[in-house]
């Protein structure tokens, strides 16, 4: 130097051109307990940044930046 790949809440993880972006979990608020766990309800929190395309982009395209693998 050059090629792929990945990036979604505090963590891990589905999705897909038109979804309230959904699960697990952590947190916080109710119920249960004499208390605390533990269960059970609710409720916060999220699409890497920037441009194109498109009526509409989380998704397609491009550049970054991170990370990770290969080739030299």
């Nucleotide at each position: 130097u050059c090629c792929g790949c990945a990036u979604u809440g505090g963590u891990c993880c589905a999705g897909u051109g038109g979804c309230u972006a959904g699960g697990a979990u952590u947190c916080c608020g109710c119920g249960c307990u004499c208390u605390c766990a533990c269960c059970g309800u609710g409720g916060c929190g999220g699409c890497a940044g920037g441009g194109g395309u498109u009526c509409g982009a989380u998704u397609c395209c491009c550049c970054u930046a991170u990370g990770u693998g290969g080739a030299g």